[in-house]
A computed fold for a 75-nucleotide RNA from a Chloroflexota bacterium, annotated as transfer RNA. The source organism's lineage runs through Bacteria, Bacillati and Chloroflexota. It matches the Rfam family "tRNA". It is annotated as a transfer RNA. Gene Ontology term of the family: triplet codon-amino acid adaptor activity. The RNAcentral record of the sequence draws on ENA. The coordinates come from a structure-prediction model, not an experiment, and the mean pLDDT is 81.

RNA sequence: GUCCCUGUAGCUCAGCGGAUAGAGCGUUGGCCUCCGAAGCCAGAGACGUGGGUUCGAUUCCCGCCAGGGACACCU
Numbered sequence: 001g002u003c004c005c006u007g008u009a010g011c012u013c014a015g016c017g018g019a020u021a022g023a024g025c026g027u028u029g030g031c032c033u034c035c036g037a038a039g040c041c042a043g044a045g046a047c048g049u050g051g052g053u054u055c056g057a058u059u060c061c062c063g064c065c066a067g068g069g070a071c072a073c074c075u
């Protein structure tokens, strides 16, 4: 330098054109308990970024940024 993959909640991952964006763990509050754990109930919390397409974008296209990988160049 070229190409490929990935980027969604604190962490690990679903979702891949339309529904209030979900789950597990974690976390906060409550119930329970002598206290705690476990269990139960409830809550907070996310689409890397800028454009484009579309009636509608987390999803499709382009640029950029970040992470990972392959190949090439360097005499």
Base pairs, nucleotide, nucleotide: 001071002070003069004068005067006066007065010025011024012023013022018055027043028042029041030040031039048064049063050062051061052060